[in-house]
RNA sequence: GGGGAUGUGGGGUAACCUGGUUAGCCUGCGACCCUAGGGAGGUCGAGAUCCCGGUUCAAAUCCGGGCAUCCCCA
Numbered sequence: 001g002g003g004g005a006u007g008u009g010g011g012g013u014a015a016c017c018u019g020g021u022u023a024g025c026c027u028g029c030g031a032c033c034c035u036a037g038g039g040a041g042g043u044c045g046a047g048a049u050c051c052c053g054g055u056u057c058a059a060a061u062c063c064g065g066g067c068a069u070c071c072c073c074a
Stems, first nucleotide, its partner, number of pairs: 001073007010027004020057001029045005050066005
């Protein structure tokens, strides 16, 4: 220098190809219930689509350009 893959709560992981319900689930966190107390269990709550632009009635998803990480080639 060329090509490819990936990027979603604190951590992990779906939804993406085929655009449309309140972005789901596990764990973690907070409050409450339960307990003599703790653990376990239960209920509720807060928290995320890498960035910018475009297409569209509507974008995590499609398109363009960037950024980061990884892999391959040179």